[in-house]
RNA sequence: AGGCCAGUAGCUCAAUUGGGAGAGCACCGGUUUCCAAAACCGGGGGUUGGGGGUUCGAGCCCCUCCUGGCCUG
Numbered sequence: 001a002g003g004c005c006a007g008u009a010g011c012u013c014a015a016u017u018g019g020g021a022g023a024g025c026a027c028c029g030g031u032u033u034c035c036a037a038a039a040c041c042g043g044g045g046g047u048u049g050g051g052g053g054u055u056c057g058a059g060c061c062c063c064u065c066c067u068g069g070c071c072u073g
Stems, first nucleotide, its partner, number of pairs: 001072007010025004019056001027043005049065005
């Protein structure tokens, strides 16, 4: 320098052919317990890496930039 993959909640990851942003763990509250853990019930938490474009509508398509990983030279 060129190519490929990934970036979504605090963490690990889903989201079908563009049509409602979710799960587990963690966190908070409750039940239970002498107290705690475990278990069960409930709850909060997101500019989907940044910017722009297409579209009635974008996590998903297009362009560009950033970060990380891998490959080629």
The prediction has a mean pLDDT of 82.
Predicted 3D model of a 73-nucleotide RNA (transfer RNA) from a Deltaproteobacteria bacterium.
It was read from a public genome assembly.
Rfam family: tRNA. Rfam classes the family as a transfer RNA.